[in-house]
RNA sequence: UCAGAUGGCCGGGUGACCGCGGUCCCCGCGAAAGCGGGGAUCGAGGAAAGUCCGGGCUCCACGGAAAGACGGUGCCGGUUAACGGCCGGCGGGGGCGACCCCAGGGAUAGCGCCACAGAAAUGACACCGCCUAAGGCCCUAAAGGCCCGGUAAGGUUGAAAUGGUGCGGUAAGAGCGCACCGCGUUCUUGGCAACAAGAACGGCAAGGCAAGCCCCACCGGGAGCAAGACCAAAUAGGGACGGCAGGUGAUGUUUUCCGCAUCGCCGUCCGGGUCGGUCGCGCGAGGUGGGUGGCGACACCCAUCCCAGAGGAAUGGUCACCCCUUCAGCAAUGAAGGACAGAACCCGGCUUACAGGCCAUCUGAUUUU
Numbered sequence: 001u002c003a004g005a006u007g008g009c010c011g012g013g014u015g016a017c018c019g020c021g022g023u024c025c026c027c028g029c030g031a032a033a034g035c036g037g038g039g040a041u042c043g044a045g046g047a048a049a050g051u052c053c054g055g056g057c058u059c060c061a062c063g064g065a066a067a068g069a070c071g072g073u074g075c076c077g078g079u080u081a082a083c084g085g086c087c088g089g090c091g092g093g094g095g096c097g098a099c100c101c102c103a104g105g106g107a108u109a110g111c112g113c114c115a116c117a118g119a120a121a122u123g124a125c126a127c128c129g130c131c132u133a134a135g136g137c138c139c140u141a142a143a144g145g146c147c148c149g150g151u152a153a154g155g156u157u158g159a160a161a162u163g164g165u166g167c168g169g170u171a172a173g174a175g176c177g178c179a180c181c182g183c184g185u186u187c188u189u190g191g192c193a194a195c196a197a198g199a200a201c202g203g204c205a206a207g208g209c210a211a212g213c214c215c216c217a218c219c220g221g222g223a224g225c226a227a228g229a230c231c232a233a234a235u236a237g238g239g240a241c242g243g244c245a246g247g248u249g250a251u252g253u254u255u256u257c258c259g260c261a262u263c264g265c266c267g268u269c270c271g272g273g274u275c276g277g278u279c280g281c282g283c284g285a286g287g288u289g290g291g292u293g294g295c296g297a298c299a300c301c302c303a304u305c306c307c308a309g310a311g312g313a314a315u316g317g318u319c320a321c322c323c324c325u326u327c328a329g330c331a332a333u334g335a336a337g338g339a340c341a342g343a344a345c346c347c348g349g350c351u352u353a354c355a356g357g358c359c360a361u362c363u364g365a366u367u368u369u
Stems, first nucleotide, its partner, number of pairs: 001365010012322007020043010045340001049351002052349005057224004070220005075089005090104001091102004105215002110213002112209003127155002129151003135147004163181006182204001183202008228279004238270007249263005286305008323338006
């Protein structure tokens, strides 16, 4: 210098003026409700988003615990209020490397599936090949051919073919024998563990799929701020009491008769719901700075700060200077523009969107010294 890897940060800046929303204070008017004016202070995000996980909080249900069903999670250890998050490690895969990726428990509990191709897809198998030692036939004999056979080394199919390489061995072959590698069992050592290393034994038995059923371990009661609590109109309807009217009638009792029940108006009071209002609702698993412990996630301690809250609605605009981008221009300069997006009960994560820029650590290549 170029090409990369990982982690973190910013998300236009400063000033002036005008405006909008919340809270508090002051002045004037008013009996009060309130109205008018002035001032102070605060006023979006790293994702406020998707609503995918986990919790706080609230109500409902429930005697406790367990089992079953259903759903979720799934290497090991830690962290946390909790998690499917995060940190550290292990195993597997990729990269020259920094580093990255992995739904990563169990296939000797059982069931199921393995398309096409292929001889054969799980009680493995024999199409092309290879062999003719032993047995039989043809042949005088040899050679050769045929039968009965042996074999799985080589070829062919496939995502996958029942250990691999080499030497020996054999008629040809084959873990048939041996060495190394792989695999399995047992033991030893290291590690909390996942696991790793080593030794001995075993000739190899045990194909794949559990993002198929299933088995095992662990977790989970349900609904959600439209949760929930309080105050409380008009009108209609309900109840109690009092007053008036009191039976002609109406309705029901399947029809008729009898009987029974219910049905009116006015006033006062009570209670429930609706409209509406208030709370929940901003001091919190809180922010910032420092210290200690830890590889780290994180934990503890000290200091300091108070930081939106409403309704569907506020959180903006103009000007000046600077920054950045694009376009035009040789230049001076001019013009246009400022990523994604935007709270509504709160918090921890994940995921997704994002113009441009900054910082730290590390890797590879090249050049110079």

Source information
Predicted 3D model of a 369-nucleotide RNA (Bacterial RNase P class A) from a Hyphomicrobiales bacterium. Rfam family: Bacterial RNase P class A. Gene Ontology terms of the family: tRNA processing, ribonuclease P activity and dimeric ribonuclease P complex. From the family's description: Ribonuclease P (RNase P) is a ubiquitous endoribonuclease, found in archaea, bacteria and eukarya as well as chloroplasts and mitochondria. The source organism's lineage runs through Bacteria, Pseudomonadati, Pseudomonadota, Alphaproteobacteria and Hyphomicrobiales.